[in-house]
RNA sequence: ACCGGUAGCUCAGUUGGUAGAGCACGGGAUUGAAAAUCCUGGUGUCGGCAGUUCAAAUCUGCCUCGGUC
Numbered sequence: 001a002c003c004g005g006u007a008g009c010u011c012a013g014u015u016g017g018u019a020g021a022g023c024a025c026g027g028g029a030u031u032g033a034a035a036a037u038c039c040u041g042g043u044g045u046c047g048g049c050a051g052u053u054c055a056a057a058u059c060u061g062c063c064u065c066g067g068u069c
Stems, first nucleotide, its partner, number of pairs: 001068005008023004017054001025041005047063005
């Protein structure tokens, strides 16, 4: 200097307008019992503080953590 920090994990969220997907996990169906499969549930201070705005994950400033040069 540049990129990034959003669910337990990997990540989306692109003109500011009710926070999401897959996996994992909980409950149920199925089975003699499991696995697989099917149905169902989002579990969250959007890294922190402040500013702008009717409204901020999203825009601005500072701080912090990680990565690259």
The RNA shown here (transfer RNA) has 69 nucleotides and comes from a marine eukaryotic metagenome.
Rfam family: tRNA. About the family: Transfer RNA (tRNA) molecules are approximately 80 nucleotides in length. Rfam classes the family as a transfer RNA.
Model confidence (mean pLDDT): 80 of 100.